[in-house]
């Protein structure tokens, strides 16, 4: 000065009028069983997000409900923390990707079974001979160089992602862990480390567990009730206590399937008929900020301070005006902690790399 990495912040502001909506305060007029309720006013103060999206995960409420155990199904998967919990999130191993800051892992088990891998090559499971080596040994032939058969071989070539540990030396006919060294690999100790791991540690084994691949079945471990705020509660009003059909006590019913247990004692179905209006669940919280102490860090402690949307056909919109960064993605319905997708411009901070200069 360029180029990238990784975290955080903010998301058009002001100023006028005008509308809309919760809360609190209050005038005035009527109606009143004096509780309150109706109309029409003022004033005060709050009023959408980092993702409100996605409906993926985890909860808190609420009901089945008195309510338990199993299996099957489902979910996660490396070790140690953190959290009310997780599949989140910290820090750490291991693997792979980048020069590097850094990102990325569906990251237990292939020596329990079962499957499964096109083409290509001989051969992709205790293998295997295509092109090759070998004249050792056996048998025939020799023109004595040698050649045919039988045999033996998997070092070398070739095929593919991958070819049955790798490199040298020696040894053989010619090779091959056949032997040896050294790497690998596999048991076993030691050392460090809470642990996953890790090691220029030590000892034994020549070493069939061929390698791939459980995001195939499948094994291990550890978790697991359903439904859900349209849950549920209440208060008001209507209606037809309507008809049929089928099972019924060793029978049936009970919030996902079997079964046991446990309580109930009636249950399905099919046609018809009534309401669907209120009020409530609905916002003070696993709540924000601010310190301070601990801690590598998620975070916990402890101290202070503040209340920051509750709509119900769904509320914040419209017009003028000034400034500039000319303004994206985009709108709460029961609420909370994630993760995922989407994001114009802007501001900040720490690394890492080329140049170049001292």
């Nucleotide at each position: 000065c360029g180029a990238g990495u990784u975290c955080g912040c903010u998301g058009g502001a002001c100023a006028g009028u005008c509308g809309c909506u919760g809360u609190c305060c209050u005038g005035c007029c009527g109606c009143u069983u004096c509780g309150g309720u109706g109309g029409c006013g003022g004033g005060a103060u709050g009023g959408a997000g980092g993702a409100a999206a996605g409906u993926c995960c985890g909860g808190g409420c609420u009901c089945c409900a008195u309510a338990g155990g199993g299996c099957a199904a489902a979910g996660u998967g490396c070790c140690a923390g953190g959290u009310a919990a997780c599949g989140c999130c910290u820090g750490g191993g291991c693997g792979g990707c980048g020069u590097g800051a850094g990102c990325c892992g569906a990251c237990g088990g292939a020596a329990a079974g079962u499957g499964c891998a096109a083409c290509a090559g001989a051969a992709a499971g205790u293998a295997u001979a295509c092109c090759g080596c070998c004249u050792a040994a056996g048998c025939g032939c020799u023109u004595c160089g040698g050649c045919g058969c039988c045999g033996g071989u998997a070092a070398g070539g070739g095929u593919g992602a991958a070819a049955u540990g790798g490199u040298g030396c020696g040894g053989u006919a010619a090779g091959a862990g056949c032997g040896c060294a050294c790497c690998g690999c596999g048991u076993g100790g030691c050392u460090g480390g809470c642990a996953a791991c890790a090691g220029u540690c030590c000892a034994c084994g020549g070493c069939g567990a061929u390698g791939g691949a459980a995001a195939a079945c499948c094994c291990c471990a550890c978790u697991c009730g359903g439904a859900g705020c349209a849950a549920g509660a209440c208060c008001a009003a209507a209606u037809a206590g309507g008809a049929g059909u089928c099972c019924u006590a060793c029978g049936g019913u009970g919030u996902g399937g079997c079964c046991c247990g446990c309580a109930c004692u009636g249950g399905a179905c099919u046609c018809g008929g009534g309401u669907a209006g209120g009020u409530u669940g609905c916002u003070a919280g696993a709540g924000g900020c601010c310190g301070a102490c601990g801690g590598u860090g998620a975070c916990g402690u402890c101290g202070g301070u503040c209340c920051c949307a509750g709509a119900u056909g769904a509320a914040u919109g419209a017009c003028u005006g000034u400034c500039c960064u000319u303004g994206a993605c985009a709108g709460a319905a029961c609420c909370c902690g994630g993760c995922u997708u989407a994001c114009a411009g802007g501001c900040g901070a720490a690394c890492u790399c080329c140049u170049u200069u001292c």

Bacterial RNase P class A from Mangrovitalea sediminis, 358 nucleotides, folded computationally. Rfam family: Bacterial RNase P class A. The family's RNA type in Rfam is ribozyme. It was read from a public genome assembly, where an Rfam model found it.